[in-house]
RNA sequence: GGCGCAGUAACUCAGUGGCAAGAGUAUCCGCCUGUCUAGCGGAGAGUCGUGGGUUCGAAUCCCAUCUGCGCUGCCA
Repeated sequence: GGCGCAGUAACUCAGUGGCAAGAGUAUCCGCCUGUCUAGCGGAGAGUCGUGGGUUCGAAUCCCAUCUGCGCUGCCA
């Protein structure tokens, strides 16, 4: 340099064109308990890496680009 994969909540991930983007863990509040843990209920938390394009409609398709990982070249 080339090719491929990944980037979505604090963390780990699902969702791969069409209802107002979800789960687990964590955090906070409440219930329970003599207390803590555990358990139960609820809440907050999202530029879907970035910028464009296509479309009535994009996290999802296309192009460019950034970061990480993997595979693999050329010259000297």

Record summary: Model confidence (mean pLDDT): 84 of 100. This is a predicted structure of a 76-nucleotide RNA (transfer RNA) from a Betaproteobacteria bacterium. NCBI's taxonomy places the organism under Bacteria, Pseudomonadati, Pseudomonadota, Betaproteobacteria. The sequence was found in a public genome assembly. Rfam family: tRNA. It is annotated as a transfer RNA.